[in-house]
RNA sequence: GCGGGCGUAGCUCAAUGGUAGAGCCCCUGGCUUCCAACCAGAUGACGGCGGUUCGACUCCGCUCGCCCGCU
Numbered sequence: 001g002c003g004g005g006c007g008u009a010g011c012u013c014a015a016u017g018g019u020a021g022a023g024c025c026c027c028u029g030g031c032u033u034c035c036a037a038c039c040a041g042a043u044g045a046c047g048g049c050g051g052u053u054c055g056a057c058u059c060c061g062c063u064c065g066c067c068c069g070c071u
Stems, first nucleotide, its partner, number of pairs: 001070007010024004018054001027041004047063005
């Protein structure tokens, strides 16, 4: 330099173009003499900028970061 893959919550991962979810962690409450476990609840995210579309995590372009291959 060229090609490919990935990027979503603190972590690990989902999500056919139509309300962004789950598990774990953390926080609050319940239960308990206390703790753990268990039960209920809350907070919290689409790497960035544009484009297409009535509507974009999703499709397209550029860009940033990580990984792999080629040179």
This is a predicted structure of a 71-nucleotide RNA (transfer RNA) from a Gaiellaceae bacterium.
Taxonomically the source falls in Gaiellaceae (Bacteria, Actinomycetota, Thermoleophilia, Gaiellales).
Its mean pLDDT, the model's own confidence on a scale to 100, is 83.
RNAcentral holds the sequence, with entries from ENA.
Its Rfam family is "tRNA". Rfam links the family to the GO term triplet codon-amino acid adaptor activity.